[in-house]
RNA sequence: CCAUCACACCUGCCUAAUCCUCUCGGCACCGCCGAGCGGAGCGGGGGAACCACCUGACCGCCCUCCUUCGGGGCGGUCGCGGGGCGAACGGGAGCCACCUCCCCAGCGCACUCUUUCCGCGCGAGCCCGUCAGCUAACUCCGCAGGCACCCGAAAGAGAGGCA
Numbered sequence: 001c002c003a004u005c006a007c008a009c010c011u012g013c014c015u016a017a018u019c020c021u022c023u024c025g026g027c028a029c030c031g032c033c034g035a036g037c038g039g040a041g042c043g044g045g046g047g048a049a050c051c052a053c054c055u056g057a058c059c060g061c062c063c064u065c066c067u068u069c070g071g072g073g074c075g076g077u078c079g080c081g082g083g084g085c086g087a088a089c090g091g092g093a094g095c096c097a098c099c100u101c102c103c104c105a106g107c108g109c110a111c112u113c114u115u116u117c118c119g120c121g122c123g124a125g126c127c128c129g130u131c132a133g134c135u136a137a138c139u140c141c142g143c144a145g146g147c148a149c150c151c152g153a154a155a156g157a158g159a160g161g162c163a
Base pairs, nucleotide, nucleotide: 011148012147013146014145018040019039020038022036023035024034025033026032027031041143042142043141044140045139046138051133056078057077058076059075060074061073062072063071064070079130081131082128083127084126085125090103091102092101093100094099106122107121108120109119111158112157113156114155115154116153117152
């Protein structure tokens, strides 16, 4: 001097996933980190009327019924049952299960919004448990996790900062 790897800080990104008081513990000590109760804010589910929909099948036991049919309750089994969060819904090919590739609805990218162009990416996964349409009041739940390190341009409107 160059390259690679790791860590830390700053500044940012995806996402609802942030901020604050108090208490306890720790530390490099008027600050930071972790935990706990709570608050603000952000996000999600359940939940009337009106509207919409028409509430599965089988087996066993019990109750009702003059008997049967029918009705109700409990338990079990089955089903291309049903549903939720999320941009992640779908199509094609291969070795068609896993997985890989291609395309696509849709989604993300440095002050914010709208429009346009260019470029780079994503296009997964998880949960409920037979049950839930919408839905005011009401009610329940979450605030995790994962990344980047020069970050493109134009028009309009706005915000903030500096002089």
c-di-AMP riboswitch aptamer (ydaO/yuaA leader) from a Solirubrobacterales bacterium, 163 nucleotides, folded computationally.
Taxonomically the source falls in Solirubrobacterales (Bacteria, Bacillati, Actinomycetota, Thermoleophilia).
It matches the Rfam family "c-di-AMP riboswitch aptamer (ydaO/yuaA leader)". Gene Ontology terms of the family: regulation of gene expression and cyclic-di-AMP binding. Rfam's curators write: This family represents a conserved RNA structure found upstream of the ydaO and yuaA genes in Bacillus subtilis and related genes in other bacteria.